Annotation: Predicted 3D model of a 519-nucleotide part of an RNA (small-subunit ribosomal RNA, 5' domain) from an uncultured bacterium. The coordinates come from a structure-prediction model, not an experiment, and the mean pLDDT is 83. Its Rfam family is "Bacterial small subunit ribosomal RNA".

[in-house]
Context: one part of a larger RNA
RNA sequence: CGCUGGCGGCGUGCCUAAUACAUGCAAGUCGAUCGAUGGAUGCCCAGCUUGCUGGGAGGAAAUAGAGGCGAACGGGUGAGUAAUACGUAAGCAACCUGCCCACGAAGACCGGGAUAAUCCCUGGAAACGGGGACUAAGACCGGAUAGGUAACAGAACCGCAUGAUUUUGUUAUUAAAGGUUAAAAACACUGGUGGAUGGGCUUACGGUGCAUUAGCUUGUUGGUGAGGUAACGGCCCACCAAGGCGAUGAUGCAUAGCUGGUCUGAGAGGAUGAACAGCCACAUUGGGACUGAGACACGGCCCAGACUCCUACGGGAGGCAGCAGUAGGGAAUUUUCGGCAAUGGGGGAAACCCUGACCGAGCAACGCCGCGUAAGUGAAGAAGGUCUUCGGAUUGUAAAGCUCUGUUGUAAGGGAAGAAAUGUACUGUGAGAAACAGUACUUGACGGUACCUUACCAGAAAGCUACGGCUAACUACGUGCCAGCAGCCGCGGUAAUACGUAGGUAGCGAGCGUUAUCC
Numbered sequence: 001c002g003c004u005g006g007c008g009g010c011g012u013g014c015c016u017a018a019u020a021c022a023u024g025c026a027a028g029u030c031g032a033u034c035g036a037u038g039g040a041u042g043c044c045c046a047g048c049u050u051g052c053u054g055g056g057a058g059g060a061a062a063u064a065g066a067g068g069c070g071a072a073c074g075g076g077u078g079a080g081u082a083a084u085a086c087g088u089a090a091g092c093a094a095c096c097u098g099c100c101c102a103c104g105a106a107g108a109c110c111g112g113g114a115u116a117a118u119c120c121c122u123g124g125a126a127a128c129g130g131g132g133a134c135u136a137a138g139a140c141c142g143g144a145u146a147g148g149u150a151a152c153a154g155a156a157c158c159g160c161a162u163g164a165u166u167u168u169g170u171u172a173u174u175a176a177a178g179g180u181u182a183a184a185a186a187c188a189c190u191g192g193u194g195g196a197u198g199g200g201c202u203u204a205c206g207g208u209g210c211a212u213u214a215g216c217u218u219g220u221u222g223g224u225g226a227g228g229u230a231a232c233g234g235c236c237c238a239c240c241a242a243g244g245c246g247a248u249g250a251u252g253c254a255u256a257g258c259u260g261g262u263c264u265g266a267g268a269g270g271a272u273g274a275a276c277a278g279c280c281a282c283a284u285u286g287g288g289a290c291u292g293a294g295a296c297a298c299g300g301c302c303c304a305g306a307c308u309c310c311u312a313c314g315g316g317a318g319g320c321a322g323c324a325g326u327a328g329g330g331a332a333u334u335u336u337c338g339g340c341a342a343u344g345g346g347g348g349a350a351a352c353c354c355u356g357a358c359c360g361a362g363c364a365a366c367g368c369c370g371c372g373u374a375a376g377u378g379a380a381g382a383a384g385g386u387c388u389u390c391g392g393a394u395u396g397u398a399a400a401g402c403u404c405u406g407u408u409g410u411a412a413g414g415g416a417a418g419a420a421a422u423g424u425a426c427u428g429u430g431a432g433a434a435a436c437a438g439u440a441c442u443u444g445a446c447g448g449u450a451c452c453u454u455a456c457c458a459g460a461a462a463g464c465u466a467c468g469g470c471u472a473a474c475u476a477c478g479u480g481c482c483a484g485c486a487g488c489c490g491c492g493g494u495a496a497u498a499c500g501u502a503g504g505u506a507g508c509g510a511g512c513g514u515u516a517u518c519c
Base pairs, nucleotide, nucleotide: 001513002512003511006371007370008369009368010367011366012364013363014329019327020326021325023324024323025322028069029068030067033066034065036063037062043056044055045054046053047052048051076282077281078280086206087205088204089203090202091201092200095199096198100195101194102193103192106190107189109143110142111141112140118133119132120131121130122129123128147174148173149172150171151170152169153168154167155166156165158163178187208254209253210252215245216244217243220242221241222240223239224238225237227235257279258278259277260276261272262271263270264269284305285304286303287302288301307318308317309316310315335361337360338359339358343357344355345354346353347352375403376402377401384395385394386393387392408460409456410455411454412453413452414451418446423441424440425439426438427437428436429435463508464507465506466505467504468489469488470487474503475502476501477500478499484491485490
């Protein structure tokens, strides 16, 4: 792709344009950090028309801003990359590590000045700003002290080496924060040592095509010094030397993400890298840094380019290789679905919030597996079809008929597991609002689904290809080197088992055949 098509389970689903993207969602959260805004229910006072008005204290929900943590995870893609990658095995006496864990007769002391929000004025079409005034903090800053770090001087001890570890003294430098609560506990904060986890760097070996690519290289190869980095290093710079690589294939060109694995094969091998898992690289193209424990950052910033959109023409906005979806390309690949119930992640003391991760449903015979489309009996070997030597043969126990069953289906009824926790209340141990144990209540998108029971009907469910040899399966008619078939050999020119149709047969079966490709 052609013909056909009943059901279920589990998987899989843009291999092409890393082409362009409308729309929605995919990263937030914390009021127990802060000042504001807000003002519910209830309460108090006064007036009286007794249910209204006015006033007051108090302050729930909510949230724009400051601040903290997260946003570097998770998710996608394979463009680049033949080695700054990957795999395996080692090394770092050359390194970093937020959150987490353990430890200490460790700490958390004294102060200060701002700023956003807000108000006023004001620019601009918008995006977004500008000026003035006011205010807070776990924001920011100064001082103190500790430990740490660095330099110098000394001691002990260890190592293959550069040297490492421990310790004493001097000098220099460097910390902190609170909120909740009736109070605590617990949480949060600072410094240190160790761990865990995650990374960084170095070395060896391994995996590709072309020699119709034979020479390549000037920060190039090494040294000294300085810089830079968490850290080693031409990583960068100054000077000095002239080295370094190469037929054991340098350099160049082409192709390509790598691996565990996957397919095939008796194996050796060959091919491959979909899904799942590990690593790497990338995020419209190119470059750059900032913040931070961690990025040179897919849904952050800046610059440049291409493209798209808005504009009052001055200027602005954007980035689906996230999930759906659209156009285009193409032989070809799905829903603009439900839910945070589970698992996991972020924030929070928690309740909880967020989560297109994920769990599910939908579509597609795209793949694998399972089930069904009936079972038994039934010879007058019925009718019909086909063939015929006209006797018969075959379709064929096949059908009809009779008996049985009800998988599936339809209808009705029942109806899960996945739920454990958390939280609240209570009880016990406990000094206890800690912690631990127990009891009760609360939580299901899927889904009234799976599953179970009952009733009903053989009723609703079989096709596709082949039949000359290879290769399982043959006759008749039509055609007449025509029409046509064909993987190879080859069939067809008047008796074609090879073309077309019919009957029969063979094979596979909700699939079958073809095409492409791998072994």